[in-house]
Context: one part of a larger RNA
Molecule: large-subunit ribosomal RNA, domain I
Organism: Methanomassiliicoccales archaeon
RNA sequence: CCGUCUGGGGGAUGGCUCGGCUCAAGCGCCGAUGAAGGUCGUGUCAAGCUGCGAUAAGCGCCGGGUAGGUGCACGAAGCCUAUGAUCCGGCGAUGACCUAAUGGGACUUCCUGCUCUUAGGAGCGGUCCUUAUGGAUCGGGAACGCGGGGGAUUGAAACAUCUUAGUACCCGCAGGAAAAGAAAUCAAUAGAGAUGCCGUUAGUAAAGGCGAUCGAACGCGGCAAAGGGCAAACUGAAUCCCCUCGGAAACGAGUGGGAGAUGUGGUGUUGUUGGAUCCGAGCACAUCUUCGUUGAUAAACCAGAAGUUGGCUGGAAUGCCACGCCAAAGAGGGUGAUAGCCCCGUACGGGUAAAUCAAAAAGAUGAUUUCGGGUAUCCAGAGUAGCGUGCGUUGGAUAUCGCGCGUGAAGCAGGGAAACAUUCAUUUCCAACCCUAAAUACGUCUUGAGACCGAUAGCGCAUUAGUAGCGUGAGCGAAGGCUGAAAAGUACCCUUUACGGGAGGUAAAAAGAGCCUGAAACCAGACGGUU
Numbered sequence: 001c002c003g004u005c006u007g008g009g010g011g012a013u014g015g016c017u018c019g020g021c022u023c024a025a026g027c028g029c030c031g032a033u034g035a036a037g038g039u040c041g042u043g044u045c046a047a048g049c050u051g052c053g054a055u056a057a058g059c060g061c062c063g064g065g066u067a068g069g070u071g072c073a074c075g076a077a078g079c080c081u082a083u084g085a086u087c088c089g090g091c092g093a094u095g096a097c098c099u100a101a102u103g104g105g106a107c108u109u110c111c112u113g114c115u116c117u118u119a120g121g122a123g124c125g126g127u128c129c130u131u132a133u134g135g136a137u138c139g140g141g142a143a144c145g146c147g148g149g150g151g152a153u154u155g156a157a158a159c160a161u162c163u164u165a166g167u168a169c170c171c172g173c174a175g176g177a178a179a180a181g182a183a184a185u186c187a188a189u190a191g192a193g194a195u196g197c198c199g200u201u202a203g204u205a206a207a208g209g210c211g212a213u214c215g216a217a218c219g220c221g222g223c224a225a226a227g228g229g230c231a232a233a234c235u236g237a238a239u240c241c242c243c244u245c246g247g248a249a250a251c252g253a254g255u256g257g258g259a260g261a262u263g264u265g266g267u268g269u270u271g272u273u274g275g276a277u278c279c280g281a282g283c284a285c286a287u288c289u290u291c292g293u294u295g296a297u298a299a300a301c302c303a304g305a306a307g308u309u310g311g312c313u314g315g316a317a318u319g320c321c322a323c324g325c326c327a328a329a330g331a332g333g334g335u336g337a338u339a340g341c342c343c344c345g346u347a348c349g350g351g352u353a354a355a356u357c358a359a360a361a362a363g364a365u366g367a368u369u370u371c372g373g374g375u376a377u378c379c380a381g382a383g384u385a386g387c388g389u390g391c392g393u394u395g396g397a398u399a400u401c402g403c404g405c406g407u408g409a410a411g412c413a414g415g416g417a418a419a420c421a422u423u424c425a426u427u428u429c430c431a432a433c434c435c436u437a438a439a440u441a442c443g444u445c446u447u448g449a450g451a452c453c454g455a456u457a458g459c460g461c462a463u464u465a466g467u468a469g470c471g472u473g474a475g476c477g478a479a480g481g482c483u484g485a486a487a488a489g490u491a492c493c494c495u496u497u498a499c500g501g502g503a504g505g506u507a508a509a510a511a512g513a514g515c516c517u518g519a520a521a522c523c524a525g526a527c528g529g530u531u
Base pairs, nucleotide, nucleotide: 001529002528003527004526005525006524007523008522014516015482016481019453020452021450022449023448024447025446026445027443028442029140030139037098038097039096040053041052042051044076045075048072049071059092060091061090062089063088064087068080069079070078103112104111105110113124114123115122116121125138126137127136128135129134144175145173146172147171148170149169155162159209185192186191196223197222198221199220200219207213227435228434229433230381234266235265238264239259240258241257242256243254244253245252246251271412273380274379275378276377278373279372280371281370285366286365287364288363289362290361293359294358295357296356297355301350302349307323308339309322310321311320312319324341325340326330332344333343334342386407387406388405389404390403391402392401414430415429416428417427418426469476470475489515492502493501494500
């Protein structure tokens, strides 16, 4: 030096999975009745996590359930429990301090007042509404929503209009969804009939240093469907609030006070104009409440078939051989190897309280609301429609939408629109007030599933994880899973800080806690070969 072998070292590989990822269904707000989130406490011994709050791993009541229990956490001691504990479900009580934080003031979670008091405690914040009593609001929330602001890198092979893009980001506000929404809409000689979402129309029409690029609508097919209320004309207090009484409630009655003529209540709400006013005819219904009754949904939970038969191997039978059984149950998991019949379950069923929903029944309130005719009178949203001009925005081109400045109508014999303007005709609709479920978006959360991943993967985190650690800070941010069927976790001796050694024992095997398997690099020894 080469080869073989035996070890060390190391942690790949295989197997496993109380974790993730994705999809679906369900469900969707919390908060001055003090939230979300924290700090500090709380155990016999108690550092961390979890739970809880000076009543502190807990207190009370109701229900379920059964023999053990005293969280993760396998130890010791003590204690609780058939007078039913622990545990599970529901409803309550307590709930330190900080925090919207709210008596005042501070801030590494502290300091310090006033008033009342039954001496236990209770109250004292800002803003807005309200005559007062009193009421509302403030803060938080993963993404989704609406609104107010609003870039740049980039592309155009440079760059300025343009594009990226009304994106990222910032701010405000709301909800379980939000927004939009019942035509002054479309359409085109035929008609449709609120909005939203999906597919198509269509990469079409259009925009565009007509470059790069950008980019609809009508219509058609689906999902889901729902329509209402004011202002005014007319009427003129016929209305409403507080308080007291009755009632389960809807609501009724009463006295006193208040709101309200700058109009409460009634009526009325549309375009083939409608309504008021006027005339004629005609009908009995419409809305609201739920003490009790009945039913449905529905928690913990209950019940739930059939081999632990013989032989063999084995540490162990769920394996093999033989013979049986159940099945509305042969989903799945566990059990000393692979179990329909061992255990938990599974299929089909059952289940009270609170709560919700529905029905019947009972009660309360409203009043003539419906149809037709007629057109003399009255009403029908103004700094609005329109026009000029500038800016932003849009596919919107002279013809999108919005904003600034200026100007400025008609009023039913009326007004708007029909993709340049004006006039006429035709068609169509009724602005300048408000509300409105579903179909749609998202996933903090719950449940289920998977031709998803299997510890360098899958979430950054399968474990003390937003932890340890790093940074003045904003912030950045890991590693780390597996003994065994059962601890049966090796009595005794030597050495001792520990590792370890002896002789033994447990176990199927030391698999010995640096623990399943245990590759390679790398290291050592033994033997053989060769120089």